[in-house]
RNA sequence: GAUAGAGGCGCGGAACUCAUCAGUACGCCGGUCGAGUCCCUCAAAGGACGCUGACGCCGCCGGAAAGGGUGUUCCGCCGAAAUGCAGAAUCGUUUGAGCGGUGCUGUGUUGGUUGCCGAGAGAAUAUCCCGUCAACUGUCACAAUUUCGAUUGUGGAGCGCUAUC
Numbered sequence: 001g002a003u004a005g006a007g008g009c010g011c012g013g014a015a016c017u018c019a020u021c022a023g024u025a026c027g028c029c030g031g032u033c034g035a036g037u038c039c040c041u042c043a044a045a046g047g048a049c050g051c052u053g054a055c056g057c058c059g060c061c062g063g064a065a066a067g068g069g070u071g072u073u074c075c076g077c078c079g080a081a082a083u084g085c086a087g088a089a090u091c092g093u094u095u096g097a098g099c100g101g102u103g104c105u106g107u108g109u110u111g112g113u114u115g116c117c118g119a120g121a122g123a124a125u126a127u128c129c130c131g132u133c134a135a136c137u138g139u140c141a142c143a144a145u146u147u148c149g150a151u152u153g154u155g156g157a158g159c160g161c162u163a164u165c
Stems, first nucleotide, its partner, number of pairs: 001165005008078001010077007018069001026062002029059004036049004040098006081110007089102004111137005117131002120128002139156007
């Protein structure tokens, strides 16, 4: 340097499914109000709707979806993957500012899992992300013990570890 592997509630993706979202958003009808309402927010522009009554409120009837989650199967894998910061791109009607989404580039962090607590996202007590701490676990190094199988302790990090060439 190449190839192949290991960790384990291991990581990620897809399809199907079930619950939740929610009797919510939204729609018809009726009543009421009376001039504006909508296109993420603000300003302007443009467009659509509105006195044939929009928007709002009340009532009846009908009534979702996405994101996130459970389960099953399949696929790709072991920096798998996730995430912080920065940059440019693109989408949300156009311009400017903001906010948010999606992937890309650079750089940093995290071996893996679980749990308490805290902050954030979320309809949510589900779940996810980040952080401190703790426990378990794998791996290597060092030290000690050893019935030579291994055990205990301390510490490091995947740019690692093991095997073969």
Predicted 3D model of a 165-nucleotide RNA (Lysine riboswitch aptamer) from a chicken gut metagenome. RNAcentral holds the sequence, with entries from MGnify. The prediction has a mean pLDDT of 83.